SAM riboswitch aptamer (S box leader) from Aminivibrio pyruvatiphilus, 103 nucleotides, folded computationally. The model forms 97% of the base pairs in the Rfam consensus.
[in-house]
RNA sequence: GAUUCAUCCGGAGCGGCGGAGGGACAGGCCCUGCGAAGCCGCGGCAACCUCAGCGAAAUGCUGAACGGUGCCAAUUCCUGCAGGUUUUCCUGGAAGAUGAUCG
Numbered sequence: 001g002a003u004u005c006a007u008c009c010g011g012a013g014c015g016g017c018g019g020a021g022g023g024a025c026a027g028g029c030c031c032u033g034c035g036a037a038g039c040c041g042c043g044g045c046a047a048c049c050u051c052a053g054c055g056a057a058a059u060g061c062u063g064a065a066c067g068g069u070g071c072c073a074a075u076u077c078c079u080g081c082a083g084g085u086u087u088u089c090c091u092g093g094a095a096g097a098u099g100a101u102c103g
């Protein structure tokens, strides 16, 4: 970079440096000088890869967490497109994110 598959209503933050932005995009609505982004240190969550046990096997169940990723405001913050329902809500999709996979 791109293909395919899976997951996304749960979970988990302090300190130092830093100084005004951040929540992908657009609209909304939020967070932020009681300190944003980013970087560093330490800590934590989770369990995709991984490992162990069970099993004939499963896209199966149970457990572990040294290692590779990921994550630690708000459901992926909400909506965006379609169908149904129509003060509103439901279902599916798109887009996005993460992992594994392919190149």
Stems, first nucleotide, its partner, number of pairs: 001102001004100005013042005021031003025080004043072003048068002050064005076095001081092004

Its mean pLDDT, the model's own confidence on a scale to 100, is 86. The sequence is in RNAcentral, with records from Rfam.